[in-house]
RNA sequence: UUAGAUAAAGGCAAACUUUCCGAAAGGGGAGGACGCAAAGCCAUGGGUCUAAGGUUCAACUGAACUAUGAUUGCCAGGUUGCCAAAC
Numbered sequence: 001u002u003a004g005a006u007a008a009a010g011g012c013a014a015a016c017u018u019u020c021c022g023a024a025a026g027g028g029g030a031g032g033a034c035g036c037a038a039a040g041c042c043a044u045g046g047g048u049c050u051a052a053g054g055u056u057c058a059a060c061u062g063a064a065c066u067a068u069g070a071u072u073g074c075c076a077g078g079u080u081g082c083c084a085a086a087c
């Protein structure tokens, strides 16, 4: 520098269960492994989810829109890095 093996030291942990936080999306802890070579970190761009608050409409409690909320295990970008292989 290149590309991640059916290697190896290790790492993370989806669904689901449980508990806590939250209006929700979702998040933290414990259990659990579908997967992951950055599934380490950063909401910067796009995507997606939610709609408390707000706005509009409606009218008996409903609908639509909206991120300032969420997601990095959706994609891109930034940044740091383990292992061993080839050159």
Stems, first nucleotide, its partner, number of pairs: 001086002004083001011036002016031006034073001040079003044076003047071003053066005